Annotation: The RNA shown here (nadA riboswitch) has 52 nucleotides and comes from an Acidobacteriota bacterium. It matches the Rfam family "nadA riboswitch". It is annotated as a small RNA. The literature on the family includes a 2020 paper in Nucleic Acids Res by Chen et al., "Structural distinctions between NAD+ riboswitch domains 1 and 2 determine differential folding and ligand binding". The sequence was found by an Rfam model in a public genome assembly.
């Protein structure tokens, strides 16, 4: 350093951080905006084990 498979770490189980895009749900509003989502995707990262 490359690569496969993943999240062990978490005040019960689930849940790795950021970050984009679609879903769905609300509020303002009015086709636009903003939040929220234990729904699904991508892309960087951080980390565990295995290969080279």
């Nucleotide at each position: 350093g490359c690569u496969u498979u993943c999240a062990a770490c978490a005040u019960c189980c689930c849940c790795g951080u950021u970050u984009c895009g679609c879903g769905c749900a609300g509020g303002c509003a009015u086709c636009g905006u903003c939040u929220g989502u234990g729904g699904c995707g991508g892309a960087a990262c951080u980390g565990a084990a295995g290969g080279c």